[in-house]
The RNA shown here (c-di-GMP-I riboswitch aptamer) has 92 nucleotides and comes from Syntrophobacter sp. SbD2. The source organism's lineage runs through Bacteria, Pseudomonadati, Syntrophobacterales, Syntrophobacteraceae and Syntrophobacter.
Parts: sequence; structure tokens; C1' cells
RNA sequence: CGCCUGAAAAGCCAAACUCAUCGUGAGGUGAGGGCGGAAAGCCACGGAUCAGUAAGCUUUCAUCAAGCCUGCCUGAUCGCCGAGCUGCCAAA
Repeated sequence: CGCCUGAAAAGCCAAACUCAUCGUGAGGUGAGGGCGGAAAGCCACGGAUCAGUAAGCUUUCAUCAAGCCUGCCUGAUCGCCGAGCUGCCAAA
């Protein structure tokens, strides 16, 4: 010096929930709040989960309306997991 690991110290992030706001929605943003986190930093590449929707199907004499997320497509979640990139401190 680098890697693994993670005692200590300095810090960092910030769950649920509440308020405001954006969005059809999943969810996002800001403020409060603190469950927790050694990458709970970035990244939607792979998986997983969630949402929407044309068409289709069901119901009806028919239309309207309602339901179905099955399928393509579109989107969301990185604090669901894996992969990639980067990073503070340093005891044993």
C1' cells in the first nucleotide's frame, strides 16, 4: 500500500407513520420521524414482486357498464436478491 474482516471514533443514510405535493396506479419528491443499515452510495443488466393498458374473455336479447392482469407492451421497487462501478476509518 492492497484485500478480507469489523471493535472504537468521526460522521453518513434513513423504515413504519404524519403532513404537503406529483402520478390513473404501483410509487416518487420535500419536511417531520427513527425501524434499522458497513455500502440502506450509484446503476433497472439478470431474477423477483407490484402497477397500468390495447386486444381478448365473462356477465346482458343487444348496447352501455362492471369484472378478469391470462398475454404483449409500458412503468415502479436498488431498504427483495444477484451482478457491475465507486467509497470513510482502522483495533484484533
Its Rfam family is "c-di-GMP-I riboswitch aptamer". Its family is annotated with cyclic-di-GMP binding in the Gene Ontology. From the family's description: GEMM was predicted in a large-scale screen for bacterial structured RNA regulatory elements. Its mean pLDDT, the model's own confidence on a scale to 100, is 81. Of the family's consensus pairs, 94% are formed in the model. It was read from a public genome assembly, where an Rfam model found it.